[in-house]
């Protein structure tokens, strides 16, 4: 330098064009307990890496940028 692939909540991930983006762990609150842990219930937490485009409509498609991983030279 070229090719492939990945980037979604604090962490690990689902979602592959259509209302309003999932779950688990973690965090917080409540219940329970003499108290803790466990258990149960609820809540908060997202510019879907960034920019531009396509489309009636984009986390999802296209182009570019940045970063990670792998391969070729």
């Nucleotide at each position: 330098g070229c090719c492939u692939u990945c980037u979604u909540a604090g962490c690990u991930c689902a979602g592959c064009g259509g209302u309003a983006g999932u779950a688990g762990c973690g965090u917080c609150u409540g219940c329970c307990u003499c108290g803790u842990a466990a258990g149960c219930a609820g809540a908060a937490g997202g510019u879907c890496a960034c920019c531009u485009g396509u489309u009636c409509g984009a986390a999802c498609c296209a182009g570019g940028u940045a970063g990670g991983a792998g391969g070729c030279a």